[in-house]
RNA sequence: CCAGCAGGCCGGUCUGUCGCUCCGGAGUAAUUCGGGGAGGAAAGUCCGGACACCACAGUGCAGUAUAGCGGGUAACGCCCGUCCGUCGAAAGGCGAGGACCAGUGCAACAGAAAGUAUGUACAGUUCGGCUGUAGUGAAAUCGGUAAACUCUAUGCGGUGAAACACCAUGUAGGCCAGCGUUUAAGGGCUGCACGUCCAAGCUGGCGGGUAGGUGGAUAGAACUUCGGAGCAAUUCGAAGUCCAGAUAAAUGACAGGCACUCCGGGGCUUUGGUCCCGGGGCUACAGAAUCCGGCUUACGGCCUGCUUUUUAU
Numbered sequence: 001c002c003a004g005c006a007g008g009c010c011g012g013u014c015u016g017u018c019g020c021u022c023c024g025g026a027g028u029a030a031u032u033c034g035g036g037g038a039g040g041a042a043a044g045u046c047c048g049g050a051c052a053c054c055a056c057a058g059u060g061c062a063g064u065a066u067a068g069c070g071g072g073u074a075a076c077g078c079c080c081g082u083c084c085g086u087c088g089a090a091a092g093g094c095g096a097g098g099a100c101c102a103g104u105g106c107a108a109c110a111g112a113a114a115g116u117a118u119g120u121a122c123a124g125u126u127c128g129g130c131u132g133u134a135g136u137g138a139a140a141u142c143g144g145u146a147a148a149c150u151c152u153a154u155g156c157g158g159u160g161a162a163a164c165a166c167c168a169u170g171u172a173g174g175c176c177a178g179c180g181u182u183u184a185a186g187g188g189c190u191g192c193a194c195g196u197c198c199a200a201g202c203u204g205g206c207g208g209g210u211a212g213g214u215g216g217a218u219a220g221a222a223c224u225u226c227g228g229a230g231c232a233a234u235u236c237g238a239a240g241u242c243c244a245g246a247u248a249a250a251u252g253a254c255a256g257g258c259a260c261u262c263c264g265g266g267g268c269u270u271u272g273g274u275c276c277c278g279g280g281g282c283u284a285c286a287g288a289a290u291c292c293g294g295c296u297u298a299c300g301g302c303c304u305g306c307u308u309u310u311u312a313u
Base pairs, nucleotide, nucleotide: 003307004306005305006304007303008302009301010300012258013257014256015255016254017253018252020037021036022035023034024033025032026031039285043296044295046294047293048292049291050290051160052159053158054157058194059193060192061191063156064155065154066153067152068082069081070080071079072078083097084095085094086093087092098151099150103149104148105145106144120134121133122132123131124130164215165214166213167212174206175205176204177203178202179201186198187197188196189195222241223240224239225238226237227236228235229234260281261280262279263278264277265276266275267274268273
């Protein structure tokens, strides 16, 4: 110099004009004043929860998830530390990390033989193929393999904001058939079985009416700064802040400046860089929909720390 590893930050901002939307105030109203308005991943829907309902909900089997040790967290299949293993030159990355004497399976070719079998040669010998070595092979006899089936330990109710709750309107609370009305049809408890609970209606067909409004809905396991404890994840304390709430779905358009960036020119310079002028751009991945904690994936730029194969002196 090139390359690599780990972590962090940003991904615009201000003013004006116009437009959309939420909250608060004023107004009979039209309207007006003030404040706010899309991400680091809002994405995937993969995990874990909060919340709501079933519902104050059992046993067994099946299924499924996790798996060294310790810690963190509301919890987790997540995060931190550490041991071991493995990849890498290294910084570092990854983890598939319980059990092979509960059982079953698998191992081409080579080899005498691939899991209770043991041929040949040599050596030792307690003279028993008893012990060892050599040859083939990844592996040769109380081995290997469980991201092989399996076993062990621990855990797991379902649905999902179109959850749910309330209000209003309207109809024909209609007709027919089957089953049933405590001898329980039907429904709930993941899938099945048992058991248990609710229950006078349930199922099918024909026909009629309606589909509007309010809440849920954003003050929270919240965020920022400082200090303490801890290797860290994180946690404790103090002070401060309020930062979208739409419902077919708003959060925008134009202009100018600053910042940033690209190209060209010029000056200075310790050759690291810095200043001025002109022109262009405002770039990538991508848009909330009940909310939160993670993981995974996509992507432009900058910063910090670390590694050193190679090369030169």